[in-house]
């Protein structure tokens, strides 16, 4: 340098024909316990890396950057 993929919650990941963004673990509150711990209810937590473009609407279509991976030279 050139091709390929990958970026979504603290952490691992979903999220299809473009229509309000979810699990599970992690946290927090609670009920139970003599007390932890499991259990069981809740509850919080997201600029969907990022900067344009197409749409009446973009995590999703097109393009640029950044950063991570793999290949190739």
């Nucleotide at each position: 340098g050139c091709u390929g993929g990958c970026u979504u919650a603290g952490c691992u990941c979903a999220g299809u024909u473009g229509g309000u963004a979810g699990a599970g673990c992690a946290g927090c509150u609670g009920u139970u316990u003599u007390g932890u711990a499991a259990a069981c209810a809740g509850c919080a937590g997201g600029u969907c890396a990022u900067c344009g473009g197409u749409u009446c609407g973009a995590u999703c279509c097109c393009g640029g950057u950044c950063g991570c991976c793999a290949g190739c030279u």